Predicted 3D model of a 1402-nucleotide RNA (small-subunit ribosomal RNA) from an uncultured bacterium. The sequence is in RNAcentral, with records from ENA, Greengenes and SILVA. The coordinates come from a structure-prediction model, not an experiment, and the mean pLDDT is 86. Its Rfam family is "Bacterial small subunit ribosomal RNA".
[in-house]
RNA sequence: CGGUAGAGGGAGCUUGCUCCCUUGAGAGUGGCGAACGGGUGAGUAACACGUAGGUGAUCUACCUUUUGGUUGGGGAUAGCCUGUGGAAACACAGGGUAAUACCGAAUAAGGUGCAUGGACUUUGGUCUACGUAAGAAAGGGGCGUAUGCCUCGCCGGAAGAUGAGCCUGCGGCUGAUUAGCUAGUUGGUGGGGUAAAGGCCUACCAAGGCGACGAUCAGUAGCCGGCCUGAGAGGGUGGACGGCCACACUGGAACUGAGACACGGUCCAGACUCCUACGGGAGGCAGCAGCUAAGAAUCUUCCGCAAUGGGCGAAAGCCUGACGGAGCGAUGCCGCGUGGAUGAUGAAGGUCGAGAGAUUGUAAAAUCCUUUUCCUGGUGAGGAAUAAGUGUAAGAGGAAAUGCUCGCAUGAUGACGUCAGCCAGGGAAUAAGCCCCGGCCAAUUACGUGCCAGCAGCCGCGGUAAUACGUAAGGGGCGAGCGUUGUUCGGAAUUAUUGGGCGUAAAGGGCGUGCAGGCGGCUUAAUAAGUCUGAUGUGAAAGACCGGAGCUUAACUCCGGAUACGCGUUGGAAACUGCUAAGCUUGAGUCUCGGAGGGGGAGUUGGAAUUCCUAGUGUAGGGGUGAAAUCUGUUGAUAUUAGGAAGAACACCGGAGGCGAAGGCGAACUCCUGGCCGAAGACUGACGCUGAGGCGCGAAAGCGUAGGGAGCAAACAGGAUUAGAUACCCUGGUAGUCUACGCUGUAAACGAUGUACACUUGGUGUUGGGGCGUUAGUCUCAGUGCCGAAGCAAACGCGAUAAGUGUACCGCCUGGGGAGUAUGCCGGCAACGGUGAAACUCAAAGGAAUUGACGGGGGCCCGCACAAGCGGUGGAGCAUGUGGUUUAAUUCGAUGAUACGCGAGGAACCUUACCAGGGCUUGACAUGUGCAGUGAUAGGCCAGAGAUGGUCUAGCCCUUCGGGGACUGUACACAGGUGUUGCAUGGCUGUCGUCAGCUCGUGCCGUGAGGUGUUGGGUUAAGUCCCGCAACGAGCGCAACCCCUAUUGUCUGUUGCCAGCAUUAAGUUGGGGACUCAGACGAGACUGCCGGUGACAAACCGGAGGAAGGUGGGGACGACGUCAAGUCAUCAUGGCCCUUAUGUCCUGGGCUACACACGUGCUACAAUGGCCGGUACAAAGCGAUGCGAGACUGUGAAGUGGAGCAAAUCGCAAAAAGCCGGCCUCAGUUCGGAUUGGAGUCUGAAACUCGACUCCAUGAAGGUGGAAUCGCUAGUAAUCGCGCAUCAGAAUGGCGCGGUGAAUACGUUCCCGGGCCUUGUACACACCGCCCGUCACACCACCCGAGUUGGGGAUACCCGAAGCCGUUAGCCUAACCGUCAAGGAGGGCGGCGCCGAAGGUA
Repeated sequence: CGGUAGAGGGAGCUUGCUCCCUUGAGAGUGGCGAACGGGUGAGUAACACGUAGGUGAUCUACCUUUUGGUUGGGGAUAGCCUGUGGAAACACAGGGUAAUACCGAAUAAGGUGCAUGGACUUUGGUCUACGUAAGAAAGGGGCGUAUGCCUCGCCGGAAGAUGAGCCUGCGGCUGAUUAGCUAGUUGGUGGGGUAAAGGCCUACCAAGGCGACGAUCAGUAGCCGGCCUGAGAGGGUGGACGGCCACACUGGAACUGAGACACGGUCCAGACUCCUACGGGAGGCAGCAGCUAAGAAUCUUCCGCAAUGGGCGAAAGCCUGACGGAGCGAUGCCGCGUGGAUGAUGAAGGUCGAGAGAUUGUAAAAUCCUUUUCCUGGUGAGGAAUAAGUGUAAGAGGAAAUGCUCGCAUGAUGACGUCAGCCAGGGAAUAAGCCCCGGCCAAUUACGUGCCAGCAGCCGCGGUAAUACGUAAGGGGCGAGCGUUGUUCGGAAUUAUUGGGCGUAAAGGGCGUGCAGGCGGCUUAAUAAGUCUGAUGUGAAAGACCGGAGCUUAACUCCGGAUACGCGUUGGAAACUGCUAAGCUUGAGUCUCGGAGGGGGAGUUGGAAUUCCUAGUGUAGGGGUGAAAUCUGUUGAUAUUAGGAAGAACACCGGAGGCGAAGGCGAACUCCUGGCCGAAGACUGACGCUGAGGCGCGAAAGCGUAGGGAGCAAACAGGAUUAGAUACCCUGGUAGUCUACGCUGUAAACGAUGUACACUUGGUGUUGGGGCGUUAGUCUCAGUGCCGAAGCAAACGCGAUAAGUGUACCGCCUGGGGAGUAUGCCGGCAACGGUGAAACUCAAAGGAAUUGACGGGGGCCCGCACAAGCGGUGGAGCAUGUGGUUUAAUUCGAUGAUACGCGAGGAACCUUACCAGGGCUUGACAUGUGCAGUGAUAGGCCAGAGAUGGUCUAGCCCUUCGGGGACUGUACACAGGUGUUGCAUGGCUGUCGUCAGCUCGUGCCGUGAGGUGUUGGGUUAAGUCCCGCAACGAGCGCAACCCCUAUUGUCUGUUGCCAGCAUUAAGUUGGGGACUCAGACGAGACUGCCGGUGACAAACCGGAGGAAGGUGGGGACGACGUCAAGUCAUCAUGGCCCUUAUGUCCUGGGCUACACACGUGCUACAAUGGCCGGUACAAAGCGAUGCGAGACUGUGAAGUGGAGCAAAUCGCAAAAAGCCGGCCUCAGUUCGGAUUGGAGUCUGAAACUCGACUCCAUGAAGGUGGAAUCGCUAGUAAUCGCGCAUCAGAAUGGCGCGGUGAAUACGUUCCCGGGCCUUGUACACACCGCCCGUCACACCACCCGAGUUGGGGAUACCCGAAGCCGUUAGCCUAACCGUCAAGGAGGGCGGCGCCGAAGGUA
């Protein structure tokens, strides 16, 4: 805008149809919006963002203000009707209709285009004059006195506001193992294009543009206000909120429009999903909910437009998953509660316990009270302002009315919401957890577990006493939370701008020269870029800060202020820096005069040595080594003489000395040449310092070409050494070493110390100059050493030659390994060099210093440590112990030294712990309690292997008569364990070691560990003593004090002794105290004396005297500590374990086995002996369940018997070797005695397994012992016997005793052990330490690898959709022109061309 269905009214009538008027959904036409709002962060390292500007190079719908208009026509087309095609999506044909839809025409103030002028101005700006040309519009509604007015629109212009486009300065990521990039690329001219500048596009011309101030490339990333952290500077970050940008399945494209190249529009291509009648179609949640998947993980398919905001509309109103709310989630922030007071018998229970008690704990219970919260019932604001409308006041204008502007009053509307709040009732009623308790780090005990289970942020816990695991009790922390994980900053001055370092910890470039860069002397003037200062614009809001306000408080919200260190504009200042100009001489340099020098290059020359060649002399070796050999020599070496040749290097001088930038440079002379130093002047006038890249130099080795080659000498060969010896040693020997030219470019290229300048106490050498000088010296410049002050430094150390104090510039470092490796690139002929990671892995790596320990380091010293000696072991037989094996058991322990004749000082039973079998269970043993009993005990018989059981006889004690004791039975507490742990322990012991050491107090030194003392010079057995000394003292050790022994005195004198007297068989007796001896107490020996040495010391050496001489000999005595040494089986003891057995009793067996191996011993192998006979001399012990004499028996062991003796009285008891005499005569024996047979003795209940001894018989091995190894330095070794303990019996063992009685020690090189000092150390479990590499197996990571596969980017070409632009001769064509005819203009479709996504090829 037209109008359908429908509704209302009316009319006509054929009562169920038609027509008219009004109104009018849905759908359609038209306008505006849809480019906002909402989501996301893929892309983007860019004018994308931030900030400050520009636009004189631009646009802007709706809105505001203002100005001028709004005349008159035309042709269509949706809807609708009738058909057609299609499964659908949808499409097509015909008919007819409206508009603010579409199209001509008229008009043009102003605007616009073109042309010509003018004024101002900052480029296409503003103003102005004139000419010319083109270009507009639409109506709807209301009122009216019907000419018109009002209102909403429409058209042209101007201005504003808002929004947008474009341009520019500055700012904000990583990688150089990305160093060169760029053809529309950079600029110009013409043209095109856009709203608009511009290579934005095009044609032509020029050859530019960017880059070490990091281009290009690669990786990563939306940017900001802000947020987290931090004292700050910074670092990290960009989730919510706000601004900007980009995107909308992936890629491309335009259309419409004011605005898009458009999230919920279009077209094309691609991938994917869905529908399909297979012909074709549909889709895009990074909107709100919701679903699926992935994931450690993230919500309701809610209510409402009531408020705020947006779009459209005149408005009512409609739309709005924007928004307002509710829901879910302790995700965060904030607030509140889970009760308060009283309450000790300190309840019960739990836990711990030294069993008293402690703790949980006023905690609970109980009593009194409160009601936030909760439940029930009621009440109940604010968020709502006003719109339309109504009423009314005022104002402008109009002829009037509608209307317009504005004020006042009234006036509908609540999703949340059963809201918040308030009132009443009820009743402690509804409400506490999590983490931790080894240190860091607040808080501990018990049990369980036993390197298991587990913990752990780091260090680290756990292997039988776990404050570390688990549980409990208690405690600590926080609290509706707590803990864990991840992440960021901090601590971390651990990337150091604030605010680090580089001698040795990581770190100075090998050295110079020098472009860029950084920094730069004195004076004056000017300037104003830096700098300082004032004003001004901006720095959005929110946030943060300060002050207030509102929800009961807070979180939260609101208001005000201040800040925002930045950028822009503008005024000023001029000290400093910069720039400009003019000067100066002190930095730097030049000239003149001297000086030293292995500075460099070239040439020439020289002598010594070496090797070779020739010749002579000469003869058997030479050479080489730890020792040898290879090698060389009778074909004459080595040696020696003479002559010759060659190459290389230059003795002495020579030095901590000189020169050079460093590498480096050494015979002499000549030439060329660089640098340095000194002294005076003169000159230039800041010319300087440093120096990324660059360039040059750069030991040795190595490479290339050409020479040279004496000596030396990688490789190589041979000889040695050795387990081997691809080494060290030897004999040879090639590259190389030398020269020229070229390359390489590295070294512990070191002072492990970059260069330059300035400043800061000294001493002492030395090199080259100069001044003064009295010739002693002193001052000064430039080098080069040492010691040292302040200072520095982790210490060591440095210290005017700094590692001190400053300035300038460069290089380099940021835990160890991986690794200076891989890879890429660059250099090189190559070798290789330069640059240079990561994965992975470790909890350290490292520096300096300290104390020890160690060294096939050094110095000093000691010890039966070696050496010198004597005797053994290792071989034999036996004894004994151990290992191993065996066994029912062979009980257990001890295991290098420091176990192995050890525990054990004595296993037939017992012992005995082991095994087999048989028994007992309050027990073989102790204490206590309750109950019962008096049969406790002694003896006998039976069964049995015995334990034990059964049975018989005798049979309690004291008593205050209450009872008590003892014993038995029963019950309960408990006993018991030689079961385990010596790595839970005490005690005891071994060993280093009778070694001389180990420490402390105070002081001093050092940051400290620590040192000093305690080291040093002497000396000693000694840390013994002396001296010295920043030490002075002291303790434990040493020594001494104790015991035995050696001499002696005094006293005493039996059981001892006997000189003289008496007596005897006999010290037997009398007697004696002289002697011996015994006992007690003394003396004595102290380096006291002398001489020497020494330091006037300590001390040592020698001597005298003396019984004894330098500790007289021996013993006891064992520092701090070491070995987790030994022992739970002497004993004691914590924990654990067993409890009719791991306890206990008994019988028998075993500990005594036997192929073998080892340790310790005995006896031997013989003549220094064996056997027989005779005959001397001890000491120390022991003896009553004992020693046992004389006597008798026996061959003997022994037996019988018994004197004496509790011992200087008696006995064991004989000592033996020795001495005297005899036999044996070198032999497996007259050696040796094993083994075996027989017969006995003794002890003992009992000698079978399994005793000792005796006699007879037997008569083995063994003829002095391999490698190796032990003891001993004097009354010792060796040898000889005697005794004792244990014990019924049973020693070759052990412990003692005496007799006889040696050899040797030059000495400290070596072996072992030890002490002190010093040195090195990567060791500290301490050298039996630490530690390196290969190989084997498994696994992890990285690199290479024939290759293979995917992604991204780039280039060339092919194909080429959609679409814009251009073009067009085909087809179609209402509005305009046309004489309304033909036709034309214009348009559309189609064709073609440029560009062009995806795709394809390389």